[in-house]
RNA sequence: GGGGGCGUAGCUCAAUUGGGAGAGCACUAGCUUUGCAAGCUAGGGGUUGCAGGUUCGAUGCCUGUCGCCUCCA
Numbered sequence: 001g002g003g004g005g006c007g008u009a010g011c012u013c014a015a016u017u018g019g020g021a022g023a024g025c026a027c028u029a030g031c032u033u034u035g036c037a038a039g040c041u042a043g044g045g046g047u048u049g050c051a052g053g054u055u056c057g058a059u060g061c062c063u064g065u066c067g068c069c070u071c072c073a
Base pairs, nucleotide, nucleotide: 001072002071003070004069005068006067007066010025011024012023013022019056027043028042029041030040031039049065050064051063052062053061
């Protein structure tokens, strides 16, 4: 330098013919307990790496770019 893959909540990851952004763990509050843990209930938390484009509508398609992994040279 070139090819491929990945980037979504604090962490690990879902979300497919393009249409409601989600789960588990973690966090907060309440219940329970003499207290802690466990359990139950409720809640908060997102510029879907970044910038554009297409579209009525983009996490998903197109272009550029950044980071990581991998292969080739």